[in-house]
């Protein structure tokens, strides 16, 4: 310097007028009123893919079913996330990706092609008998070599055979069984022995291991204000707790009803939940590779509800074109109960590390 890969941050600014909205203070004529101080949208606030916090289902359990994850270790409040390692797979490399537990418990598939897709046999050829002037016919071997297909009896050199073939040998390779050595482990490295060599899919059902009630803020809880109840339901009880069952609690065994179920009126008002916490930010020391932890200091802080947080302008910064003056642009995109992720979508810019390639010294 050029091309890769990979963190981490910014993403406008400064004045000036005028407006909104929280919240504290004075005032006063006490009102959505003046005036004053402060505070007001993100890295994603998005998706709504996951996990909790809080909140009802009076109260507390167990089991089936359904549902979610899936290689070892750790972090973490928790997770399908994070962080490191282990296998695989792309890359030349940095590095990046993975739906990563089982196929010898079971069912089950793999179109079309091709002789033939899973335990048996065979296409085109290839050897040998036998017939035949010859083309060529029949018969037995065969399964290398060639065709089809995503996948067809591991490979490479021999022995052998009439012609082949793990038949049979040497090495390798993949498997099974058994040991050593390293590691918390997943695994790896390496020794032996066995021709066992025909498999693939579980992101099919499945079967194994953890996990998980349910329903959400339009949850829930006060206040006012209003109106209109009816009709059903049982003793082998009926209700409660998503389905289903064990057991538990309520109410009840003459009726009635606690509730449940249908059909029907009435409130569409306010206050609160609602924002100081598993909180964010920086710096010292500190434990670990690392997420991350502990401990010390010092900053920080929207709470709207017809839904604020903004407009205008002037000048700066940036970016494009242009000698220039100038002109043009200036990304993606808005908090609704809250927090930790994950995924998306981003003009223009900065700062670090790491691969590789070419130059110089």
């Nucleotide at each position: 310097c050029a091309g890769g890969c990979u963190g981490a941050c910014c993403g406008g600014g400064u004045g000036a007028u005028c407006g909104c909205u929280c919240u504290c203070c004075u005032g006063c004529a006490c009102g959505u009123c003046a005036g004053g101080g402060g505070g007001g949208a993100g890295g994603a606030a998005a998706g709504u893919c996951c996990g909790c916090c809080c909140u009802c289902c009076g109260u507390a359990g167990g089991g089936c079913g359904c549902g979610g994850u899936g290689c070892u270790g750790g972090c973490u409040a928790a997770c399908g996330g994070c962080c490191a390692g282990g296998c695989g797979g792309g890359g030349a490399a940095a590095c990046c990706c993975g739906a990563c537990g089982g196929a010898a418990a079971g069912c089950g598939c793999a179109a079309c092609a091709g002789a033939g897709a899973a335990c048996g046999g065979a296409u085109u050829g290839c050897u040998c008998c036998g017939c035949g002037c010859g083309a060529g016919c029949g018969g037995a071997g065969u399964g290398a070599g060639g065709g089809u297909g995503a996948a067809a009896a591991g490979g490479u050199g021999g022995u052998g055979u009439a012609a082949g073939a793990g038949a049979c040998c040497a090495c390798c390779g993949g498997c099974g069984c058994g040991g050593a050595c390293a590691g918390c482990g997943a695994u790896g490295u390496u020794c032996g022995c066995g021709g066992c060599c025909a498999g693939g899919c579980a992101a099919a059902c499945c079967c194994c291991a953890c996990c998980g009630g349910g329903a959400g803020c339009a949850a829930g809880g006060c206040c006012g204000a209003g109106c209109a109840g009816g009709c059903g339901c049982a003793u082998u009880g009926g209700g409660g707790c998503g389905g289903c069952u064990c057991g538990u609690c309520c109410c009840g065994c003459a009726a009635a009803a606690a509730g449940c179920g249908c059909c029907g009126g009435g409130u569409u008002g306010g206050c609160u939940g609602c924002u100081u916490g598993a909180c964010c930010c920086c710096g010292g020391c500190u434990g670990g590779c690392a997420a991350c932890g502990g401990u010390c200091g010092g900053g920080g802080c929207a709470g709207a509800u017809a839904g604020a947080u903004g407009a205008u302008c002037a000048c700066c910064a940036c970016c494009u074109c242009g000698c220039a003056a100038g002109a043009g642009g200036c990304a993606c995109a808005g908090a609704a109960g809250g927090c930790g992720g994950c995924u998306u979508a981003u003009a223009g810019g900065u700062c670090g590390g790491c691969c590789u390639g070419g130059g110089c010294a």

The prediction has a mean pLDDT of 78. This is a predicted structure of a 361-nucleotide RNA (Bacterial RNase P class A) from an Anaerolineae bacterium. Taxonomically the source falls in Anaerolineae (Bacteria, Bacillati, Chloroflexota). Its Rfam family is "Bacterial RNase P class A". By type it is a ribozyme.